Predicted 3D model of a 79-nucleotide RNA (c-di-GMP-I riboswitch aptamer). The prediction has a mean pLDDT of 85. The sequence was found by an Rfam model in a public genome assembly.
RNA sequence: UCUCGAGAAAGGCAAACCCACGGUGACGUGGGGGCGCAAAGCCGCGGAUCCUUUUCUUCAGGACAGCCGGGUUGCCGAA
Numbered sequence: 001u002c003u004c005g006a007g008a009a010a011g012g013c014a015a016a017c018c019c020a021c022g023g024u025g026a027c028g029u030g031g032g033g034g035c036g037c038a039a040a041g042c043c044g045c046g047g048a049u050c051c052u053u054u055u056c057u058u059c060a061g062g063a064c065a066g067c068c069g070g071g072u073u074g075c076c077g078a079a
Stems, first nucleotide, its partner, number of pairs: 004077002012037002017032006035066001041072003045069003049063004
């Protein structure tokens, strides 16, 4: 340094649910909360899923990074 991830330490993030605000909506932001997480940091690049116009399909525009890949950066450290 890489791989790896401990019934380790320090620090971190925050699901469901509740409240407020924003959005047609998926959902977002803030507060409470804490199921979990070693990238649950960041990037919608590929796929999945979801939303909108009208039921379906196509197209278009969106949402989601805590669905799976990919890219990129990074804390700590035993075996």